The RNA shown here (transfer RNA) has 71 nucleotides and comes from Parcubacteria group bacterium LiPW_15. Taxonomically the source falls in Bacteria candidate phyla (Bacteria). Model confidence (mean pLDDT): 82 of 100. Rfam family: tRNA. Gene Ontology term of the family: triplet codon-amino acid adaptor activity. Rfam describes the family as follows. Transfer RNA (tRNA) molecules are approximately 80 nucleotides in length.

RNA sequence: GGCGCUAUCGUCUAGUGGUAGGACACCGCCCUCUCACGGCGGGAACGGGGGUUCAAUUCCCCCUGGCGCUA
Numbered sequence: 001g002g003c004g005c006u007a008u009c010g011u012c013u014a015g016u017g018g019u020a021g022g023a024c025a026c027c028g029c030c031c032u033c034u035c036a037c038g039g040c041g042g043g044a045a046c047g048g049g050g051g052u053u054c055a056a057u058u059c060c061c062c063c064u065g066g067c068g069c070u071a
Stems, first nucleotide, its partner, number of pairs: 001070007010024004018054001026042005047063005
């Protein structure tokens, strides 16, 4: 340089066009003499730009980052 894969809460992960969900973590309450465990609740995310579409996390193109193959 060429080609392929990949990017979602703080972390890990689900989501193949129509409300972004779960676990851990964090915060609050309950429980407990206290902590832990446990129960209930809460906040928190689609890498950037463009395109297609009534509608894009999802499909297409480019860029950026990561991984791999090849020379």